The RNA shown here (FMN riboswitch aptamer (RFN element)) has 152 nucleotides and comes from Bifidobacterium biavatii DSM 23969. Lineage of the source: Bacteria > Actinomycetota > Actinomycetes > Bifidobacteriaceae > Bifidobacterium biavatii.
RNA sequence: CGUAAGUUUCAGGGAAGGUGAAAAUCCUUACUGGCGGUAAACGCCCGGCCGACCUCAUAACGGCCCCACGCGCAAGCCCGCGACCCGCGAAAGCGGCUGAUCCGGUGAGAAUCCGGGGCCAACGGUUACAGUCCGGAUGGAAGAAACGGAGC
Numbered sequence: 001c002g003u004a005a006g007u008u009u010c011a012g013g014g015a016a017g018g019u020g021a022a023a024a025u026c027c028u029u030a031c032u033g034g035c036g037g038u039a040a041a042c043g044c045c046c047g048g049c050c051g052a053c054c055u056c057a058u059a060a061c062g063g064c065c066c067c068a069c070g071c072g073c074a075a076g077c078c079c080g081c082g083a084c085c086c087g088c089g090a091a092a093g094c095g096g097c098u099g100a101u102c103c104g105g106u107g108a109g110a111a112u113c114c115g116g117g118g119c120c121a122a123c124g125g126u127u128a129c130a131g132u133c134c135g136g137a138u139g140g141a142a143g144a145a146a147c148g149g150a151g152c
Base pairs, nucleotide, nucleotide: 001151006147007146008145009144010143015029016028017027018026030132031131032121033120034081035080036079037078042072043071044070047065048064049063050062051061076119077118085096086095087094088093101117102116103115104114105113123135124134125133
């Protein structure tokens, strides 16, 4: 320096009303968005000018401009992954499946920024069809953080 083994912790959000015998499932209007990557928003950071007097200098601080290198952060529908589901297997595990985006603007460059519209959301359950209720699940997990430290 912080790599390998190992250990620990953490790791999913969201609803009201109406109709009805019956719906947190329909209808209306709302609301929610796992992990990693990418990324021109944004923030911090360089620098310049001014406060600083006729000229030169002027730390800190403040204001304005700009903002390199870098860092942080930034996508439900771009890429990949997890979960769920299916198959094989005694198991470990392996394989498969795996939703949804357009228009306009800016610009050298944007499926990422800005504006507008649209769309998607496992399985099982249920007096009535579920992203938002209940359940498997006090589970599993992409991964995140910390410890560790063979080694260099």
Its Rfam family is "FMN riboswitch aptamer (RFN element)". The family has 146 seed sequences and 6,230 matches in Rfam 15.1. The RNAcentral record of the sequence draws on Rfam and Ribocentre. The same sequence occurs in records of 2 taxa.